[in-house]
RNA sequence: GGAGUCGGCCAGACAGUCGCCGCCGGCCAGUCCGGGGGAGGAAAGUCCGGGCUCCACAGGGCAAGGUGCCAGGUAACGCCUGGGCGGCGCAAGCCGACGGCCAGUGCAACAGAGAGUAGACCGCCUAAGCAGCGAUUCGCUGCCGGUAAGGGUGAAAGGGUGCGGUAAGAGCGCACCGCGCGCCUGGCAACAGAGCGUGGCACGGUAAACCCCACCUGGAGCAAGACCAAAUAGGGAUCCUUUGGCGCGGCCCGCGCUGGAUCCGGGUAGGUUGCUCGAGAGGCGCGGUGACGCGUCUCCUAGAUGAAUGACUGUCCUCGACAGAACCCGGCUUAUCGGCCGACUCCCUCU
Repeated sequence: GGAGUCGGCCAGACAGUCGCCGCCGGCCAGUCCGGGGGAGGAAAGUCCGGGCUCCACAGGGCAAGGUGCCAGGUAACGCCUGGGCGGCGCAAGCCGACGGCCAGUGCAACAGAGAGUAGACCGCCUAAGCAGCGAUUCGCUGCCGGUAAGGGUGAAAGGGUGCGGUAAGAGCGCACCGCGCGCCUGGCAACAGAGCGUGGCACGGUAAACCCCACCUGGAGCAAGACCAAAUAGGGAUCCUUUGGCGCGGCCCGCGCUGGAUCCGGGUAGGUUGCUCGAGAGGCGCGGUGACGCGUCUCCUAGAUGAAUGACUGUCCUCGACAGAACCCGGCUUAUCGGCCGACUCCCUCU
């Protein structure tokens, strides 16, 4: 100097004017004055986890759904950290639904002879047996057969290389490699080992197939929920009346409706609350590889409910992306102009 990997941060700046939504203070108390605050790294998708609220709930089991290498972190998680294994990359580093097909059941299109107690299509072999021909032991042809070394099919064909062996072959035998099992060593563990023994060698693939194993999960959500509470609305109880009115065919009694008073509960409109001080943020110190935890100091940082955060002007620059709260918090995922800082890797050059 070039190429790249990982982590963190910023998200046009400054000033003025007029607005909008909360809060605080003042007094001469209102169409007032003054002060201060007002979106994000994702506020998004609503995909996980929790707080909070209401409902349900003895305990256990079943079903259903989810998670799935190991250890740790956390309020919790499907998140994060560290490690293991596998894959990619020269490397920094990145990616992985990564438990179990010797519990059982199933599936494998097409092609292919054969797809799981394998399989003779081509090829290879005729040692043994049979037949025919020629012939001195034998040769040739055919049959019966043997063979998984070679070819071919397929996503996948039942360890690899070599030597021996054989009619030709074959873990058939042997050596090495690989694999399984047992032990040993290291590690909390996952797991690892050019440590020892053992087995000729199977146990093929598929569990985002049923299933098995382990662990987790009650339901609904701030339009949750709580409080106050109008009316020419409506319900209940008690009491009142020279018994006023209406109805029960007329009259008396009685009953019902209607009137007045007091009290009670529900609850619509509407209002208040929940509402933002919280698993909170920052600095420093300590523990830990780290996620994170502990201690201490400092700070307060939107709360609307038809729903505010805008508009204009000026100056400057590298001319400004994706996008906007609606109960709160921890994650994940997705969108995003450009820029800054730090750590690391590889290549080239110079000293």
A computed fold for a 351-nucleotide RNA from Salinicola peritrichatus, annotated as Bacterial RNase P class A. Its mean pLDDT, the model's own confidence on a scale to 100, is 76.